[in-house]
RNA sequence: CCAGCUGGCCGGAUGGCCGCCGCCGCGAGAUCCGAAAGGAUGCGGGGGAGGAAAGUCCGGGCUCCAUGGAAACACGGUGCCGGAUAACAUCCGGCGGGGGCGACCCCAGGGACAGUGCCACAGAGAACAGACCGCUCCGGUUCAACCGGAGCAAGGGUGAAACGGUGCGGUAAGAGCGCACCGCCCGGCCGGCAACGGUCCGGGGCACGGAAAACCCCACCGGGAGCAAGACCGAAUAGGGGCGGCGGGGCCGGCAACGGCCCGAUCAGUUUCCGGAUGGCCGCCCGGGUAGGUUGCGCGAGGCCUGCGGCGACGCAGGUCCCAGAUGAAUGGCCAUCCCGCCCGGCGACGGGCGGACAGAACCCGGCUUACAGGCCAGCUGGACGC
Repeated sequence: CCAGCUGGCCGGAUGGCCGCCGCCGCGAGAUCCGAAAGGAUGCGGGGGAGGAAAGUCCGGGCUCCAUGGAAACACGGUGCCGGAUAACAUCCGGCGGGGGCGACCCCAGGGACAGUGCCACAGAGAACAGACCGCUCCGGUUCAACCGGAGCAAGGGUGAAACGGUGCGGUAAGAGCGCACCGCCCGGCCGGCAACGGUCCGGGGCACGGAAAACCCCACCGGGAGCAAGACCGAAUAGGGGCGGCGGGGCCGGCAACGGCCCGAUCAGUUUCCGGAUGGCCGCCCGGGUAGGUUGCGCGAGGCCUGCGGCGACGCAGGUCCCAGAUGAAUGGCCAUCCCGCCCGGCGACGGGCGGACAGAACCCGGCUUACAGGCCAGCUGGACGC
C1' cells in the first nucleotide's frame, strides 16, 4: 500500500433573531374561560427525541381482575454444557458439527432399541430391502451370439439417501467369507464441574439409514388483561331513591271554619268495548354513571467517573449529576459562518450552484429484529514492496 475480519463510537458544529411544550423560583391574588372540577395570562432561570424513539417479537416492573394452599391433567413455550441476570427465546465462556488459506463466521444442537406413522420423483429395489445392465457355472439351439436353470452382489445405472471404506487373500464368480489398516458399536481407564475429549486397554465382523420445524417421550418454565391499566373530582339531559308543596267534581257531617269518603285527570298509533298498569305536576335533596377535568407521569433493575474482583457477560465499593413529559399530541422556522460530497467557471488563490441518511417519544425498563447518507477509532488476518 492492496484485499479483508472483529469490536466500539459519531451520526452535522457555532452564533443571532422569532416561536412552541414541561419544570423551578418570584410576583399578583387581579383578570379571563368554564355550571363546576379545573385551566390560562407576567418576569427570571434551567431543560426539551433516538441509535434505532420503529416492528410490537420475547422477558420483566407497575396496575386491576380471579384465587384458601399445594399437586396433577390439559394447553402453550423452551431444549448441547457451565455461568450472567429481576427475568428471557437475551448475553458470556466452552463443547460438538459445518464453511473459509486465514483473522473469523454459521447451527431450534435433548430422545429415532418406548410406541405409531412417513421417506415424493427417479429407480429392479426405500428398511430387517433388492437384481435392470452385469459377473460366474451348468444345460440347450452347432461356434461369436441367443435362450433356460442355478449362484453372486464386485462394477455400472437411479436417487437426498441403496444396509461400512481401502488393500491383500480367497473363490467358478463373488461376498467381513478370512486378515491388516481406517471407521463404527459396547465396556473400562484417564482428563474435565459438565457438554465432551484422549487415544491407552479389553470385547464385537458390523448389528443400529433419514426425519422429532410428523405425532410422541423426557426435563424445565408459564394464572388473565393491560396506562384506553387503575385512582380522584364531576355537569347538562335522561333515568333511580327520598322529602315537601299544589289542584277539579260529587256525597255525608257541621251554623260556619273545616273534616271524612268516592270519582276523575296519565299510558301502550286512532275510535269503541273488555281487561291491566300507574296517581299527575312543581320544587329541593341524595347516590351511581356519561361528557369533561386532575392524577397515574418520571429518582430510575438511572447516567457518568474512579478503584477492586472475574477470561468474559457482569458484580461490588466510593464519588458525582438530575437529564423531555405532550394528549388535534411541543421538541420548530429563518439568516450567517464553517464541515462533507458532487457539478460548473478559473492557470491558480478562489467564486457560484445543488445535496447531506434512516427516522420521530406517548407508563417504564432489559433484549431481539429490521432501516440507515456519510465518517472516526482500536485490534487482528492474507498478500505486495522496501530496509